[in-house]
Model confidence (mean pLDDT): 80 of 100.
This is a predicted structure of an 83-nucleotide RNA (transfer RNA) from an Alphaproteobacteria bacterium.
It matches the Rfam family "tRNA". By type it is a transfer RNA. Gene Ontology term of the family: triplet codon-amino acid adaptor activity.
It was read from a public genome assembly.
Taxonomically the source falls in Alphaproteobacteria (Bacteria, Pseudomonadati, Pseudomonadota).

RNA sequence: GGAGGGGUGGUCGAGUGGUUAAUGGCAGCGGACUGUAACUCCGCCUCCUUCGGGAUACAUAGGUUCAAAUCCUAUCCCCUCCA
Repeated sequence: GGAGGGGUGGUCGAGUGGUUAAUGGCAGCGGACUGUAACUCCGCCUCCUUCGGGAUACAUAGGUUCAAAUCCUAUCCCCUCCA
């Protein structure tokens, strides 16, 4: 240099136009259990909240659309193959 794949929550990893604040696992916090701890189970786990809900968010910046993590463009970064 050419071809292909990828970047999502603290972390790993699903999700490919609306039903998704985002399945699930791990970590963390609180509780139940236990003599204690571990295991197991339950709840919470972006921010605000009158707990009904509201706001914002999927590498960065634009665009398409009534509506974008998802489609398009550019840029940045990672992986694989070829040269």